[in-house]
């Protein structure tokens, strides 16, 4: 100077008008409660302070909170999946351990289990998981060529010359065996890789490596690291069904809660169940008694005890459990959708100290930081900041340029609360600071 990575933070300041939403305090004026202090509503004025984000976005996740409902059990059904910590949780965060990527600085991870079963790996390929021989490489016989050894017999006066049978060698071609090691072929091919050893190869055998078992040693573990024995199980997918292990009730602020209005106590099916007990009470009817009383049965009323259909509620389904029991259910149809709350002090912001590698806890001290209700937080003006773009002085440079200051013009992106937080993921604009690669200069 230049490309990258990784962290933290910002999201224009300030002034001045108008405007808007909502406290807090006081001020007039009214009503209506009230013996009265005073209390509530309504209207206008004034003072002070406050009003969108790092993502408010995605609705992926997890909590508070509300309700089912007084809340339990199983199946399904769903998440998370290496280790250890953090945290209300949590698929999130921090640390570590393995694997991947990068040149690094970093990043990134679908991280249990493939010997419990099932499934799948197009096409090409012999052959894709207890495979497999296409091409090829080695051996045997047997035909046929060549060449060479030997040499029978023959021919020659001799030198030699011809040359059968064997035999070995090599080559074609066919059969028979042998290899799975080269090669090809696919994304992947049944351990690499050197060297023996073999006809020719093959963990056949050996050394390293890798795999498995075992075990010391270092760590809390995940794992790491040494050793020892074994020639060694037949590859990859599980974000393929699936098996482990661990967790998960359900719906949501449109949850819910008082108020007021109103409308139709609407229609049509359908199911039905009340039942024992005692007890006050009133009545009738009997029965015993001289009487006063005292039993016995039926009705009606009234609480009280026990059981309890139909029927409904717990995400789907069982169990259980509850609620209901003179009502319930189902369709269909009508009325309202208005007004307050929920609605903002919290697993809360800040500072300081402490312990922690680290995420975080801990103490102690300080603030209070929008609550709207079809949705307010705008919109002008000037000064001025970053940035950018041009022009350009001083000054550097051979030169193209480069250019503090100074002047002009411009002027931020992504995008807006809606019950509330912890998070992750996405969109984004100017910069800072560390650490890396790369180039030139001293």
């Nucleotide at each position: 100077g230049u490309a990258g990575u990784c962290g933290a933070a910002c999201a224009g300041g300030c002034g001045a008008u108008c405007g808007u939403c909502g406290g807090c305090g006081g001020c007039g004026g009214g009503g209506u409660c009230g013996u009265g202090a005073g209390a509530u509503c309504c209207c206008g004025g004034c003072g002070c302070g406050g009003g969108a984000g790092g993502a408010a976005c995605g609705u992926c996740c997890g909590a508070g909170c509300u309700c089912c409902a007084c809340a339990g059990g199983g199946c399904a059904g769903g998440g998370u999946g290496c280790c250890a910590g953090g945290u209300a949780a949590c698929g999130c965060c921090u640390g570590g351990u393995g694997c991947g990527g990068g040149u690094g600085a970093c990043c990134g991870c679908g991280a249990g289990g493939a010997a419990a079963g099932u499934g799948c790996c197009a096409c090409a390929g012999a052959g894709a998981a207890g495979a497999g021989u296409c091409c090829g490489c080695c051996g045997g016989c047997c035909u046929g060529c060549g060449c060479g050894c030997c040499g029978a017999a023959c021919c020659g006066c001799a030198a030699g010359g011809u040359g059968a049978a064997g035999c070995g060698c090599g080559u074609c071609g066919a059969u028979c065996g042998g290899c799975a090691a080269g090669g090809g072929u696919g994304a992947a091919a049944c351990g690499g890789c050197g060297g023996g050893g073999u006809a020719a190869g093959a963990g056949c055998c050996c050394a390293c490596c890798g795999c498995g078992u075992c075990g010391a040693c270092g760590g809390u573990a995940a794992c790491g690291c040494c050793g020892a024995c074994g020639g060694c199980a037949c590859g990859g997918c599980a974000a393929a069904c699936c098996c482990c292990a661990c967790c998960c009730g359900g719906a949501g602020c449109a949850a819910g809660g008082c108020c007021a209005u109103g409308u139709a106590a609407g229609a049509a099916g359908g199911c039905g169940a009340c039942g024992g007990c005692a007890c006050g009470c009133g009545c009738g009817c009997u029965c015993c008694g001289c009487g006063a009383g005292g039993g016995g049965c039926a009705c009606g009323c009234g609480g009280g005890u026990c059981g309890g259909a139909a029927g409904g509620g717990c995400u789907g389904c069982c169990c259980g459990c509850c609620c209901g029991g003179u009502g319930c259910c189902u369709u269909c149809g009508g009325g309202u959708a208005g007004g307050c709350u929920g609605c903002u002090g919290g697993a809360g912001g800040c500072g300081c100290g402490c312990g922690g590698c680290g995420a975080c806890g801990c103490g102690c001290g300080u603030c209070c930081u929008a609550g709207a209700g079809g949705a307010a937080u705008g919109a002008u003006c000037g000064c001025u900041g970053c940035c950018g773009c041009g022009c350009a002085c001083a000054g550097g440079g051979c030169g193209a340029c480069c250019g503090a200051a100074g002047c002009g013009c411009g002027u931020g992106a992504c995008a807006g609360a809606a019950c509330u937080c912890g998070g992750c993921g996405u969109a984004u604009g100017a910069g800072c600071g560390a650490c890396u690669g790369c180039g030139a200069c001293c």
A computed fold for a 442-nucleotide RNA from an uncultured delta proteobacterium, annotated as Bacterial RNase P class A. The sequence was found by an Rfam model in a public genome assembly.